[in-house]
Context: one part of a larger RNA
RNA sequence: CUCUCUUUAAGGAACUCGGCAAAAUAGCCUCGUAACUUCGGAAGAAGAGGUACCUUUUAAAGGUUGCAAUAAAUAAGCUCAAGCGACUGUUUAUCAAAAACACAGGUCUCCGCGAAGUUGUAAAACAAUGUAUGGGGGCUGACGCCUGCCCAGUGCCGGAAGGUUAAAGAAAUUAGUUAGUAACAAAAUUACAAAGCUUAUAACUGAAGCCCCGGUAAACGGCGGCCGUAACUAUAACGGUCCUAAGGUAGCGAAAUUCCUUGUCGGGUAAGUUCCGACCCGCACGAAAGGCGUAACGACUUGAGCACUGUCUCAAAGAGAGACUCG
Numbered sequence: 001c002u003c004u005c006u007u008u009a010a011g012g013a014a015c016u017c018g019g020c021a022a023a024a025u026a027g028c029c030u031c032g033u034a035a036c037u038u039c040g041g042a043a044g045a046a047g048a049g050g051u052a053c054c055u056u057u058u059a060a061a062g063g064u065u066g067c068a069a070u071a072a073a074u075a076a077g078c079u080c081a082a083g084c085g086a087c088u089g090u091u092u093a094u095c096a097a098a099a100a101c102a103c104a105g106g107u108c109u110c111c112g113c114g115a116a117g118u119u120g121u122a123a124a125a126c127a128a129u130g131u132a133u134g135g136g137g138g139c140u141g142a143c144g145c146c147u148g149c150c151c152a153g154u155g156c157c158g159g160a161a162g163g164u165u166a167a168a169g170a171a172a173u174u175a176g177u178u179a180g181u182a183a184c185a186a187a188a189u190u191a192c193a194a195a196g197c198u199u200a201u202a203a204c205u206g207a208a209g210c211c212c213c214g215g216u217a218a219a220c221g222g223c224g225g226c227c228g229u230a231a232c233u234a235u236a237a238c239g240g241u242c243c244u245a246a247g248g249u250a251g252c253g254a255a256a257u258u259c260c261u262u263g264u265c266g267g268g269u270a271a272g273u274u275c276c277g278a279c280c281c282g283c284a285c286g287a288a289a290g291g292c293g294u295a296a297c298g299a300c301u302u303g304a305g306c307a308c309u310g311u312c313u314c315a316a317a318g319a320g321a322g323a324c325u326c327g
Stems, first nucleotide, its partner, number of pairs: 001322008010313002014311001019308001027051005036041001038142001052064004078305006084298002089101002105140007117126003143293004148223003153220002155216005162211003168205002172201002175198003180192004224242005251285001252282001263279005
């Protein structure tokens, strides 16, 4: 010097990103117990007192050891406010346990059974020895109050009059081939050329789809601008105008969202970029990628307080184990 412990005057968080670490509280019995609440809880709330042994059947009462301490060691609850998530649960084996995942509940959608869906080339298997109070998929996430407007775009569902449209079929036409015909005495050659076969083009017929018509947002998604106006000023209930599919409703709001920003006001402190309550000019909240509340719960996050302490002012002493020296 390092590690693990023990103790400490006065102060008591002044330490620090932060009370990290440590200290303190603690069992049992009796009394007592607030807001809030889903009436179950909250609650062991908080807080107060008692606690050994002996006599005695218990209690009451009396007595006893000890300087003191009696749950004598071990083990062993602080309180308030706010955020997020309802809850118990699950997770990054080996830096993250959470506000992430799950969840009961809600809702949309597919599926009538040889089901939909999934695996497999297939046979087949799961779904399920189940049958819509069932099974699959998506989103949301207890409960309470609610969940506004937009179907123009994209998607999905339905429709079938018209337009477009494949393979296929196909009237007709085109081209090749050549029995034959013409020229020639004949052959060769040249020209024309039926039927058949082949080639090319093709009117016309021709489904779904797309165009088209309608529906659908707890489908993907979206939810304006400018100007003027009231008898101080300011503001604008009101009006005008442009654009749009429709222009953000309720509720909440400097928020896990607010750049400017340490916004402004109030509270707490002697002093508060955090915190709590308000305001609303919401850069850029907003209603199942749910909105706003919410008792209980949480090794969650933030702020405050009591008590307590070597965290600190500011260090000191001691015990043990290392390091170090010698052997």